[in-house]
Context: one part of a larger RNA
Molecule: small-subunit ribosomal RNA, 3' major domain
Organism: metagenome
RNA sequence: UGACGGGGGCCCGCACAAGCGGUGGAUUAUGUGGUUUAAUUCGAAACCACGCGAAGAACCUUACCUGGGCUUGAAAUCCUACGAAUCCCUAAGAGAUUAGGGAGUGUUCGUUAAGAAAAUGUAGUGACAGGUGCUGCACGGCUGUCGUCAGCUCGUGUCGUGAGAUGUUGGGUUAAGUCUCGCAACGAGCGCAACCCCUAUCUUUAGUUGCCAGCAUUAAGUUGGGCACUCUAGAGAGACUGCCUGGGCUAACCAGGAGGAAGGUGGGGAUGACGUCAAGUCCUCAUGGCCCUUAUGUCCAGGGCUACACACGUAAUACAAUGGUCGGUACAGAGGGAUGCGAACUUGCAAAGGGGAGCAAAUCUCAAAAAGCCGAUCUCAGUCCGGAUUGGAGUCUGCAACUCGACUCCAUGAAGUUGGAAUUGCUAGUAAUCGCGGAUCAGCACGCCGCGGUGAAUACGUUCCCGGGCCUUGUACA
Numbered sequence: 001u002g003a004c005g006g007g008g009g010c011c012c013g014c015a016c017a018a019g020c021g022g023u024g025g026a027u028u029a030u031g032u033g034g035u036u037u038a039a040u041u042c043g044a045a046a047c048c049a050c051g052c053g054a055a056g057a058a059c060c061u062u063a064c065c066u067g068g069g070c071u072u073g074a075a076a077u078c079c080u081a082c083g084a085a086u087c088c089c090u091a092a093g094a095g096a097u098u099a100g101g102g103a104g105u106g107u108u109c110g111u112u113a114a115g116a117a118a119a120u121g122u123a124g125u126g127a128c129a130g131g132u133g134c135u136g137c138a139c140g141g142c143u144g145u146c147g148u149c150a151g152c153u154c155g156u157g158u159c160g161u162g163a164g165a166u167g168u169u170g171g172g173u174u175a176a177g178u179c180u181c182g183c184a185a186c187g188a189g190c191g192c193a194a195c196c197c198c199u200a201u202c203u204u205u206a207g208u209u210g211c212c213a214g215c216a217u218u219a220a221g222u223u224g225g226g227c228a229c230u231c232u233a234g235a236g237a238g239a240c241u242g243c244c245u246g247g248g249c250u251a252a253c254c255a256g257g258a259g260g261a262a263g264g265u266g267g268g269g270a271u272g273a274c275g276u277c278a279a280g281u282c283c284u285c286a287u288g289g290c291c292c293u294u295a296u297g298u299c300c301a302g303g304g305c306u307a308c309a310c311a312c313g314u315a316a317u318a319c320a321a322u323g324g325u326c327g328g329u330a331c332a333g334a335g336g337g338a339u340g341c342g343a344a345c346u347u348g349c350a351a352a353g354g355g356g357a358g359c360a361a362a363u364c365u366c367a368a369a370a371a372g373c374c375g376a377u378c379u380c381a382g383u384c385c386g387g388a389u390u391g392g393a394g395u396c397u398g399c400a401a402c403u404c405g406a407c408u409c410c411a412u413g414a415a416g417u418u419g420g421a422a423u424u425g426c427u428a429g430u431a432a433u434c435g436c437g438g439a440u441c442a443g444c445a446c447g448c449c450g451c452g453g454u455g456a457a458u459a460c461g462u463u464c465c466c467g468g469g470c471c472u473u474g475u476a477c478a
Stems, first nucleotide, its partner, number of pairs: 001478002003475003007472007015462002019426005026317008034308002042053002064303007073128001077127002079124005086103007107117003130292002133290003140285001141281003144277001146275001151190006157166003170181003196269004201237007210227003215224002240263001243257005319419001323378007335366003340359002345354003385416001390411007432454007
């Protein structure tokens, strides 16, 4: 100087408390451990691994296994020889591939020809390729975490023999090393804040594909008309403790008030200091070293990654009446769409099929929002709750749904009656609850990323648990 303390002081955070909903019990989905297996490819491991890499394993992917093949190789550069390229057919084979046959001659240079070149294929030769092989404890890059915590440092000066100290400590204050006052310090940098984006109000510009106040018209903003309103998207205004009162050191600032759409950082996002964990990643990529080179490379078929006594994590669905079922009826936002979205109409109980209007989309379409509201029924039961499991019949995607897809219909109708010890999220348009969209994607979503609808309870307080910041003290620790 740090680190640590079941030392002290001050302070903060859904850290506790106050509340609301869960997890832990059930079934299923998914990830992991374990076990099994020819293989169940690999990585991730308290917090910071475990719906994680994977925004989507039937083949492919695929790295694994079994078997069948290749050896200048699947892809790259160079050299030589031959054939332009290219297309088609037959046979064998699981395919990779192998064998055979046919069609066909072009472009540029060269007047033509000979020849050369480009492009491409086959064969050969070696230089080389190739490696998701090892080392993340050799590395770059990227990322997690402490933590959006308020800290981390430097120059000069001063003090100290020195390591170092001071500044950065102290009195106040703040979300903040934020600001202020003081002070052997005076300044500065990286962080904080602001500048950026979205959102909340208004003005203005613009008025189609959007909108409709008044006029006419229609089944319908459908059409004429209009751009006031909504909205869209450009430009601006607006919030700054600016104003008032009180407190405070006449400070910083704090409490209350006015006006205001918004008030003291308005709400949200992006933004992550010096560093820590030899944290993670050699399987995104890049790369040193080492290793393989008729194989640890590469092609193919099939299988596996989907196994199943069990254990754990994360979720979905429930156990019901604030509910289930049936009928009627209302209101979103944000997105996607051309190998695409696909309307009306029509067939089917349905998944879906036929159909093909319109739309590169404020125009057409996905598209029905759901919870809600109105009415009917069920009347507390393992039930008209719950839907696992299984049998049958189908639809769709795709070369192909056996291993191993999703969905529909009929039948079946398991566990489950609110969950032990323990444990988790959340402070407001939040929790809870309800649906909608998107990426990936042929197909496949209970996951992920977004969107809106309905919409709470509670916070006395900081003694305690956890994590963190500042000062101080002890130390046989560095």